This is a predicted structure of a 74-nucleotide RNA (transfer RNA) from an uncultured Patescibacteria group bacterium. It was read from a public genome assembly. Rfam family: tRNA. From the family's description: Transfer RNA (tRNA) molecules are approximately 80 nucleotides in length.
RNA sequence: CGGGGUGUGGCGCAAUUGGCGAGCGCACACGCAUGGGGUGCGUGAGGUUGGCAGUUCGAGUCUGCUCACCCCGA
Numbered sequence: 001c002g003g004g005g006u007g008u009g010g011c012g013c014a015a016u017u018g019g020c021g022a023g024c025g026c027a028c029a030c031g032c033a034u035g036g037g038g039u040g041c042g043u044g045a046g047g048u049u050g051g052c053a054g055u056u057c058g059a060g061u062c063u064g065c066u067c068a069c070c071c072c073g074a
Stems, first nucleotide, its partner, number of pairs: 001073007010026004019057001028044006050066005
């Protein structure tokens, strides 16, 4: 320098040809059960989907540029 892949709550993942008011597990907060802990159950908070633009009635999903990391080639 060229090509490819990944990037989604604190962590690990999902979202199947664009329709989604972005879900799941763990962790966290509160409550209940227990004498207490562990554990179980319930409720809740937390994301503007790496960033900036574009297409569209509608974008996590498509397009362009860019950033970080990984792989391949030179």